Annotation:
Predicted 3D model of a 101-nucleotide RNA (SAM riboswitch aptamer (S box leader)) from a Bacteroidota bacterium. Taxonomically the source falls in Bacteroidota (Bacteria, Pseudomonadati). Its mean pLDDT, the model's own confidence on a scale to 100, is 85. Rfam family: SAM riboswitch aptamer (S box leader). From the family's description: The SAM riboswitch is found upstream of a number of genes which code for proteins involved in methionine or cysteine biosynthesis in Gram-positive bacteria.

Parts: sequence; structure tokens; C1' cells
RNA sequence: GAAUUAUUCAGAAGAGUGGAGAGAACAGGCUCGUUGAUACUCUGGCAACCAUCCUCACAGGAAAAGGUGCCAACACCUGCCCGAAAAGGGAAUAAUAAUUA
Repeated sequence: GAAUUAUUCAGAAGAGUGGAGAGAACAGGCUCGUUGAUACUCUGGCAACCAUCCUCACAGGAAAAGGUGCCAACACCUGCCCGAAAAGGGAAUAAUAAUUA
């Protein structure tokens, strides 16, 4: 990197390095950013997929030491289909987890 399944409007920030763009890609919008963003490192935290424990065990619950993940804005919003609708639903794409080859 691929396939399958599940989830994606909840939740969780300080410091240091660094110095210009960033929010996955493209387009439009909007937002963040020299009062230093994005990124990286450390510390802290959130959550509870795996693992652990309990039970009435295809499920529910507890806890948070371990393996991951995450910590601006709904996956920032829209894009394709249904719909009067940027109300809502579905798809596609993406992200994360577990499993498989």
C1' cells in the first nucleotide's frame, strides 16, 4: 500500500524549536497565522478500537498500567444523487481502529 467490518456534529493544551504559509488533494467559500500559525519535540490531557476485569455473555458494564489514535471550527462548509432548502438523507473520497492475505 490492498481487502473486510466498525466509527467519524461528544471530548481533550501548555512549554520549547522553528519562521511562512496552513486547514488531506482539486475548485469555490470561510477560518487560523509574524500578538508566530501549520509542522516537529517534551509534558499534560481526552477517548475507550485492541488488550484487562465483571456479569444474566453475538451483548452490557468497570477501570485506564499496556498497543494505537486524538486534543480550532461537524471530516471547517459546499461539490455527485434524492430534496424547495447550505433542513435532512444517501453516495464518493478521507481519517482511525481491529482483522485478513